[in-house]
Context: one part of a larger RNA
RNA sequence: UGACGGGGGCCCGCACAAGCGGUGGAGCAUGUGGUUUAAUUCGAUGCAACGCGAAGAACCUUACCAGGGCUUGACAUGCCACUUAUUUUCUUGAAAGAGAAAAGUUCAAAAGUGGACACAGGUGGUGCAUGGCUGUCGUCAGCUCGUGUCGUGAGAUGUUGGGUUAAGUCCCGCAACGAGCGCAACCCUCGUUUUUAGUUGCCUUUCUCUAAGAGUUUUAGGGAAACUAGAAAGACUGCCGGUGAUAAGCCGGAGGAAGGUGAGGAUGACGUCAAGUCAGCAUGCCCCUUACGUCCUGGGCGACACACGUGCUACAAUGGCCGGGACAAAGAGAUGCAACCCCGCAAGGGCAAGCCAACCUCAAAAACCCGGUCUCAGUUCGGAUUGCAGGCUGCAACUCGCCUGCAUGAAGUCGGAAUCGCUAGUAAUCGCCGGUCAGCCAUACGGCGGUGAAUACGUUCCCGGGCCUUGUACA
Numbered sequence: 001u002g003a004c005g006g007g008g009g010c011c012c013g014c015a016c017a018a019g020c021g022g023u024g025g026a027g028c029a030u031g032u033g034g035u036u037u038a039a040u041u042c043g044a045u046g047c048a049a050c051g052c053g054a055a056g057a058a059c060c061u062u063a064c065c066a067g068g069g070c071u072u073g074a075c076a077u078g079c080c081a082c083u084u085a086u087u088u089u090c091u092u093g094a095a096a097g098a099g100a101a102a103a104g105u106u107c108a109a110a111a112g113u114g115g116a117c118a119c120a121g122g123u124g125g126u127g128c129a130u131g132g133c134u135g136u137c138g139u140c141a142g143c144u145c146g147u148g149u150c151g152u153g154a155g156a157u158g159u160u161g162g163g164u165u166a167a168g169u170c171c172c173g174c175a176a177c178g179a180g181c182g183c184a185a186c187c188c189u190c191g192u193u194u195u196u197a198g199u200u201g202c203c204u205u206u207c208u209c210u211a212a213g214a215g216u217u218u219u220a221g222g223g224a225a226a227c228u229a230g231a232a233a234g235a236c237u238g239c240c241g242g243u244g245a246u247a248a249g250c251c252g253g254a255g256g257a258a259g260g261u262g263a264g265g266a267u268g269a270c271g272u273c274a275a276g277u278c279a280g281c282a283u284g285c286c287c288c289u290u291a292c293g294u295c296c297u298g299g300g301c302g303a304c305a306c307a308c309g310u311g312c313u314a315c316a317a318u319g320g321c322c323g324g325g326a327c328a329a330a331g332a333g334a335u336g337c338a339a340c341c342c343c344g345c346a347a348g349g350g351c352a353a354g355c356c357a358a359c360c361u362c363a364a365a366a367a368c369c370c371g372g373u374c375u376c377a378g379u380u381c382g383g384a385u386u387g388c389a390g391g392c393u394g395c396a397a398c399u400c401g402c403c404u405g406c407a408u409g410a411a412g413u414c415g416g417a418a419u420c421g422c423u424a425g426u427a428a429u430c431g432c433c434g435g436u437c438a439g440c441c442a443u444a445c446g447g448c449g450g451u452g453a454a455u456a457c458g459u460u461c462c463c464g465g466g467c468c469u470u471g472u473a474c475a
Stems, first nucleotide, its partner, number of pairs: 001475002003472003007469007015459002019422005026313008034304002042053002064299007073119001077118002079115005086103007121288002124286003130282002132277003135273001137271001142181006148157003161172003187265004192233007202222003207215003236259001239253005302441001315415001319374007331362003336355002341350003381412001386407007428451007
C1' cells in the first nucleotide's frame, strides 16, 4: 500500500421487510448429469454452465459410428500433354463410383481428362503460447496522471475533512494547483404544442346499389380534426415561500402535457476471474498425410432404471362449453402474401382478383361484453397416452416432421424442506407479429399492443456493493 475480520462508523441496491405472482408436487416440452450404445460428435460447469453456442439435427446440416470408394485429392496456385465444351441413354451398384453407346463438333480468354512434383486438406491438440470478440463484479462511482510539497524509502498528499447528490454530483475548507478516463450532457424512442406538407391516409360532397348501410381507380373540394413525417418550441430548481452557512442543496407551492435525471433505450472507466471461445474467424507451436484428408449410403446426435435446471398446460365456477357482438399496436410479403367464390366436418384442396404494398394480402386479435347451459363431481375440470382415418411439405416422414377428424380419456383437488421474479402502465393476465425456415418437433427467443393491481413502517437481521477508520503472525 492492499486484502481480510462472526471490528467500528456512514450510505446504497427488490438485499431484507411490506405485498402480488410463481418454482419445488402432476403430465408434457426442452437443456444437462448419469447410464447405455457401433456412435449416442464437440464445447459451456457456483453466482456469471444447464430453452446456452443451435435465429430451425428426417437426407443435407454433421464435426460421430458402420460399411463401400478416392489418393495432387471435394477446394487454391504453378508446369507438361491430350481433348472441343456439353447433352442424352444403357449396364452394374445402396449411392458415390466404374464401364459402354449415341447426339453434337466453330473460335477459345475458358472448361474437361491424364501425368510428375511443389503442395492442398485437418471441426486433430494446446483459450495455461495468442489476436479478436464476449461474460462478470457493475451503469457500481470509482481509476489515474503532470507539476509542487512531505517521507531515507516503499509511498503519501491531491482523492482526506464539513455538508450535499443517483453520481469523485456540486459547495465550503485544506500543501496543494491543475488535468485525463469514468458520472452527467450531447444520440434514439415515447409524452405536449406550433408549423410545413398532403397520397395510397382523413373529412365533406356527388354518383351507383339501396331497408339500414356499403364503395368497385364514380365526381368535385378541403386542410378544421385524426394520422403520417420533417422542422421548431418546451423543463432550466427558471419563479414564489420555508430551510440551510449568505453556499451547494433540500422541503412545500404556483404555472405547466410533463418537475426536480419526465419514462425507456443505446452507451460499460482502470482493472478482476491464467473466466469463456483454437468449433465463427484469424493465428504460433505440435501432430496426421493411400489418412486424424475426402466422397457416398445407412445409422446416430431423438437411446432411458434414474437425478437436476428452465418452461408450457392444469388441478377449475373470478371457471368450462355453445351462439352473437366490439376495440389494437408492431411487423412480414414476388422461387412471396394470397382475398372473394366453390368443394371438404376439418386440416386442406380448386379456381383466381389484388399487391414490389399508409393502396392488396397475411388478419380471426384475445382477454372483454350480451344471451344460454353446466352446479362442485376426478366432473361438460384436465388434457397426457393410445387406436383408426385423413391432409401438407419434401427425392424420401420406419428409426425421427407438423396439422385435422373420430374414438380413448392418465396423473393432477394448489404442492415438504427450500427457493425465484417484480416498486407502475410495473407485476399479473390476454392475444398478435417476426427471424431462422421446403417443412418443423417454437411451450424457445426477439418484439408489439389490450386489461391492469397490491405494498414499501423501516434498515435490527440475510446477500452484494461504496467511503472513512481500526486490528492482523496474510501478500